Model confidence (mean pLDDT): 82 of 100. This is a predicted structure of a 66-nucleotide RNA (transfer RNA) from Spermophilus dauricus. It matches the Rfam family "tRNA". By type it is a transfer RNA.
[in-house]
């Protein structure tokens, strides 16, 4: 330099153009003598940056950071 891929909740990933979801993990009950497991329940991300395309972009295209 110059080709590729990836970027989404604390961690791991899903997701499709039409106001984001699971698992873990946390938070409060409720079980237990107590822990653990279990059961229920809440909180927690407008999506690497910034433009551009569209009525509408996390998704498509450009840069540019890692």
């Nucleotide at each position: 330099g110059g080709u590729g891929u990836u970027g989404u909740g604390g961690c791991u990933c899903a997701g499709u153009c039409g106001u984001a979801g699971a698992g873990c993990g946390c938070u409060u009950g409720c079980c237990u003598a107590g822990c653990a497991u279990g059961c229920a329940u809440g909180a927690g991300g407008c999506a690497c940056u910034g433009g551009g395309u569209u009525c509408a972009a996390u998704c498509c295209c450009c840069a540019g950071c890692a």